[in-house]
Context: one part of a larger RNA
């Protein structure tokens, strides 16, 4: 691993990139004719053997023999057709002519033919030895080898049995037969198989291929009476040129995946511009006795004119209604106009590249509020704080008040129920009708004097948010078109979990100003 689970019981990293690893489209010698050898099994038969039978026959049974037919599956040979390695020298069974001869049938006749002996000759992948040359593993067969003991297991009355390698026979001055086998996994050698996974090879041809033809090296055996030396000739090997021979040499174009192009689409994103009403405060204006808040109340503001009414101003922040089971975007998120900037997804294409890919330890990048450091800026809300009320009591809720915070710049910090509590990637499984976004084809009412475009209306499609009915199907259920195609268990690939607590604690480490983060126990107890 084969064989667990991860939605809500324990558990999918926030999210996104990526490097090692792991997996990773299809395609390249397939089909058939003839024919030989051996083995299985089946059906009809003969022989042998046993048994009934006077007899014809019958039945049976087999480690027996053996024809003939019919399946099966195996090894080889030829062909279509493509090479299974080429080569040197040897041995040499067995066949084929053909010579000589011995014997036996036989013939007018060494004429024929049977059985043999010797000689030479053919033709021989049967085996020796040597050279050249070979695409590489994986994986699968079979062998050889792998100490015993153990384990399975044969035999075999330790009385039986756990055990033990013992033992067993009379014809005994001795004879017999035993201490079997079987497993024994990675590696490592030899065999055979060539599916199936992988690598290579010819693209600046530095390619293959020869009776070819030249030049250039290396190497020498043999003959030139001998030896030496130098050269040639030749032979083997190698390397350039020339010309030649070949269908000359680049698989497809994956409802894999990159990229180019077109018109769009989106509340993506960054800078800047605009706008809009609220709230707070200031001024000015009007009139007075109360306003505020509350279950009731007070705290609190108030003729120094509150609350409230009108004009106007400033200042941070926010962006209502439209506004939805919509819409962008990895996630966190994104919503006032109008401009620049660069990116994106989907969609169309009779456009390119040719496997580029899919997930991912390590590593980076982006991440809501909250906190933090140093400026800005502080409207409005409002941890902390302070009162007032309520209560048994209130360090709360409710109420006045209010400081860090909340906004913004620059750096950090890295968590959340960062949830769809649902990893990506791919295939395949039921139905429907809305809606976004692109594409295509049809309509007409907007439209009228036409012609193009839009909106507008029906249908097809490809890509999304989602929803509804079913349950072939799953689940403990609740439910789920996935959470299904799972005890008929394996498509890739990454993370995690293994009863509650004790703990996300202590301890190390490592990262931060700091809070604190990431890694992460045990001891106890249940």
């Nucleotide at each position: 691993u084969u064989g667990c689970a991860g939605u809500u019981a324990a558990a999918a990293a926030g999210c996104c990139c990526g490097u090692a690893g792991u997996c990773g489209a299809a395609g390249c010698u397939c089909a058939g004719g003839c024919u030989g050898g051996g083995g299985g099994c089946c059906g009809c038969g003969g022989u042998c053997c046993g048994c009934c039978u006077c007899a014809c026959g019958g039945c049976g049974a087999g480690u027996a023999c053996u024809g003939c037919g019919g399946c099966c599956g195996u090894c080889g040979g030829u062909c279509u057709u493509a090479c299974c390695u080429c080569u040197u020298g040897g041995u040499g069974a067995g066949c084929g002519g053909u010579c000589a001869u011995g014997u036996c049938g036989u013939u007018u006749g060494u004429u024929c033919g049977g059985c043999g002996u010797g000689g030479g000759c053919g033709g021989g992948a049967a085996c020796c030895a040597g050279g050249a040359c070979u695409g590489u593993u994986a994986c699968c067969u079979u062998g050889a080898g792998a100490a015993a003991a153990u384990u399975a297991g044969a035999g075999u009355g330790u009385u039986c049995a756990a055990a033990g390698c013992a033992g067993g026979c009379c014809u005994a001055u001795g004879c017999c037969g035993g201490a079997a086998u079987a497993c024994a996994u990675u590696a490592g050698c030899a065999u055979g198989g060539a599916a199936u996974a992988a690598u290579a090879g010819a693209a600046u041809a530095g390619g293959a291929c020869g009776u070819g033809c030249g030049u250039c090296g290396c190497u020498a055996u043999u003959u030139u009476g001998u030896u030496g030396g130098u050269u040639u000739c030749u032979a083997a090997c190698g390397a350039c040129g020339c010309g030649g021979u070949a269908a000359u040499g680049a698989u497809u174009a994956a409802u894999a995946g990159g990229g180019a192009c077109a018109g769009u689409c989106g509340g993506g994103g960054g800078c800047g511009u605009c706008c809009g009403u609220a709230u707070u405060c200031g001024g000015u204006u009007g009139c007075u006795a109360g306003a505020g808040g509350u279950g009731a109340a007070a705290u609190u503001c108030u003729u120094g004119g509150a609350u409230u009414u009108a004009c106007c101003g400033a200042a941070g922040a926010c962006g209502a209604a439209c506004u939805a089971g919509u819409g962008c975007g990895a996630a966190a998120g994104c919503a006032u106009u109008c401009g620049c900037c660069a990116a994106g997804g989907a969609u169309g294409u009779u456009u390119u590249c040719a496997u580029u890919g899919a997930u991912c330890a390590a590593g980076g990048a982006c991440g809501a509020a909250g906190g933090u450091u140093a400026g800005g800026g502080g409207a409005u809300c409002a941890a902390a704080a302070a009162c007032g009320a309520u209560u048994a009591g209130a360090u709360a809720c409710c109420g006045u008040u209010g400081u860090a915070g909340u906004c913004u710049u620059a750096a950090c910090a890295g968590u959340a129920a960062a949830c769809u509590a649902u990893g990506c990637c791919g295939a395949c499984u039921a139905g429907g009708g809305a809606u976004c976004g692109g594409g295509c084809a049809g309509g007409g009412c907007u439209a009228a004097a036409a012609c193009a475009u839009g909106a507008c209306c029906u249908g097809c499609u490809c890509g999304g948010c989602a929803c509804c009915u079913u349950g072939c199907g799953a689940g403990a259920a609740a439910u789920c078109a996935a959470a299904g195609u799972c005890u008929u268990u394996g498509g890739g690939u990454u993370c995690u979990g293994g009863g509650g607590g004790g703990a996300g604690u202590a301890u190390g480490g490592u990262c931060g100003c700091a809070a604190g983060g990431c890694u992460g126990a045990a001891a106890c107890u249940u």